[in-house]
Molecule: transfer RNA
Organism: Tetranychus urticae
RNA sequence: GCCUCCGUAGCGCAGUGGAUAGCGUGUUGGACUUCUAAUCCAAAGGUCCGGGGUUCGAAUCCCCGCGGAGGUG
Numbered sequence: 001g002c003c004u005c006c007g008u009a010g011c012g013c014a015g016u017g018g019a020u021a022g023c024g025u026g027u028u029g030g031a032c033u034u035c036u037a038a039u040c041c042a043a044a045g046g047u048c049c050g051g052g053g054u055u056c057g058a059a060u061c062c063c064c065g066c067g068g069a070g071g072u073g
Stems, first nucleotide, its partner, number of pairs: 001072007010025004018056001027043005049065005
């Protein structure tokens, strides 16, 4: 240089065109408990890597860029 894959909550991931973007874990508060752990309930936390395009509608499809991983000369 070229090819492929990935980028979504603090962390690990799901969501492949239509509901308020979810799950686990973590964090905070509460319940329970003599206390802690465990368990249960609740809450907070996301401009879905950036820009543009397609579409009535984009996390999702297309283009360009940025970052990461792998392959190849």